[in-house]
Context: one part of a larger RNA
Molecule: small-subunit ribosomal RNA, central domain
Organism: uncultured bacterium
RNA sequence: CUGGGCGUAAAGGGCGCGCAGGCGGCUUGGCAAGUCGAGUGUGAAAUCCCUUGGCUUAACUAAGGAAUGGCGCUCGAAACUACCCCGCUAGAGGACGGGAGAGGGAAGUGGAACUCCCGGUGUAGGGGUGAAAUCUGUAAAUAUCGAGAGGAACACCGGUGGCGAAGGCCGCUUCCCUGGCCCGAAACUGACGCUGGGGCGCGAAAGCGUGGGGAGCAAACAGGAUUAGAUACCCUGGUAGUCCACGCCCUAAACGAUGGGCACUAGGUGUGGGCGGUAUUAAUCCCGCCUGUGCCGUAGCUAACGCAUUAAGUGCCCCGCCUGGGGAGUACGGUCGCAAGGCUGAAACUC
Numbered sequence: 001c002u003g004g005g006c007g008u009a010a011a012g013g014g015c016g017c018g019c020a021g022g023c024g025g026c027u028u029g030g031c032a033a034g035u036c037g038a039g040u041g042u043g044a045a046a047u048c049c050c051u052u053g054g055c056u057u058a059a060c061u062a063a064g065g066a067a068u069g070g071c072g073c074u075c076g077a078a079a080c081u082a083c084c085c086c087g088c089u090a091g092a093g094g095a096c097g098g099g100a101g102a103g104g105g106a107a108g109u110g111g112a113a114c115u116c117c118c119g120g121u122g123u124a125g126g127g128g129u130g131a132a133a134u135c136u137g138u139a140a141a142u143a144u145c146g147a148g149a150g151g152a153a154c155a156c157c158g159g160u161g162g163c164g165a166a167g168g169c170c171g172c173u174u175c176c177c178u179g180g181c182c183c184g185a186a187a188c189u190g191a192c193g194c195u196g197g198g199g200c201g202c203g204a205a206a207g208c209g210u211g212g213g214g215a216g217c218a219a220a221c222a223g224g225a226u227u228a229g230a231u232a233c234c235c236u237g238g239u240a241g242u243c244c245a246c247g248c249c250c251u252a253a254a255c256g257a258u259g260g261g262c263a264c265u266a267g268g269u270g271u272g273g274g275c276g277g278u279a280u281u282a283a284u285c286c287c288g289c290c291u292g293u294g295c296c297g298u299a300g301c302u303a304a305c306g307c308a309u310u311a312a313g314u315g316c317c318c319c320g321c322c323u324g325g326g327g328a329g330u331a332c333g334g335u336c337g338c339a340a341g342g343c344u345g346a347a348a349c350u351c
Stems, first nucleotide, its partner, number of pairs: 003323004007305002012319001014202004021195003025088002029084002033081002035077008049065006091192001092189002096184004103178003107173003110154001114150003118146004125136002162169002207248006216242002221237004259318006267296011279284001300307002324351003333344004
């Protein structure tokens, strides 16, 4: 390179927006670049192949023929692709009417718990463990009652429930700003679409910078135990951090270990949202459709496990990635970062 692959064997980019590029619905006419046909020119000789001949054969060699990926020119075809033109509405968008939601941002606010402080009651313990000790308490603790301060997190509801592209999102708010989605109806636009190398943005936790905050928890650290030792597991403390604002970092078992889009391919059952039908005074049940989310399962697929209309089935389009293990996500170089480090990413050698 050609292939074959990417749920678990190596392999889906953490996620989105999107420039270039690739790919792209139905239809009228045109054009003839791609495409197809015919003719013609070229494609040196030698070599290779076929036939025949020459050296006693063969190698070797001679003649003739064949072959030659292609390329040029001329004439022609018009289905398909491209391009130009006339249209269309099934893709896409979309004014309109409804709807659900922990989607995002900002502000405000509530109760329980916890710690500390003050006061009352009260007295000798409390705490902790397998058992203890460190620790704490007559300078009055623990317990209990009242008052206050503070920070962080939101029990029940709560749900293989909901929302978001992913990361992720849960007390309450009749208040403010804002994104997406679903259903109904069908006016309007008329292919405006899909994907997406680079690029740009978002991106848990930890970590970093500046300033604040600090109740609880708690790396590091200290002590007590355990142990042969115990730089641990257990206990008593405890600082960064965890929280807020702004700015960085850009990683992950960033997982469904499953890229995105479209179409097609038995069913059954649960559940969230919406609509319609039937019955009903009504809630609601039942039936159907769309959309999401689970379970089971047919065909098919799979090495098996399993997947199975939410595909890992059957196809098409686009992107990313893999190519034996170790060395190694290392070295070097480049680039980004305040740093930590990130991204890109080898080889020798070895099995």